Glycine riboswitch aptamer from Nocardioides sp. Iso805N, 87 nucleotides, folded computationally. Taxonomically the source falls in Nocardioides (Bacteria, Actinomycetota, Actinomycetes, Propionibacteriales).

């Protein structure tokens, strides 16, 4: 000094799911529904010669969250920064 990996930050993109009633217009209630924050479960799978241990899903449950807009949003792209290791 460079690449990879990890971490958060900035920018852009980013799905799904309703009706009725009451309204003091901020919303609330009943039933129904959604899954891509988080959380739980199994374990597809990952590491290893194998086993064990560890990690682990967009699968699954809907606790939380959500079902106009706003906000949030897994994930993807770009950017610089920090950390770590290899060459």
């Nucleotide at each position: 000094a460079c690449a990879a990996c990890c971490c958060g930050c900035g920018u852009g993109g980013g799905a799904g799911a309703g009706c009725u009633c009451g309204a003091u217009c901020g919303c609330g209630a009943g039933c129904g529904c959604c899954g891509a924050a988080g959380g739980g479960g199994c374990a597809a799978u990952u590491c290893c010669u194998c086993c064990c241990c560890g990690g682990a899903a967009c699968c699954u449950c809907u606790c939380a969250g959500g079902c106009a807009c706003c906000a949030g949003g897994a994930c993807c792209a770009c950017g610089a920064g920090g950390g770590c290791u290899g060459g």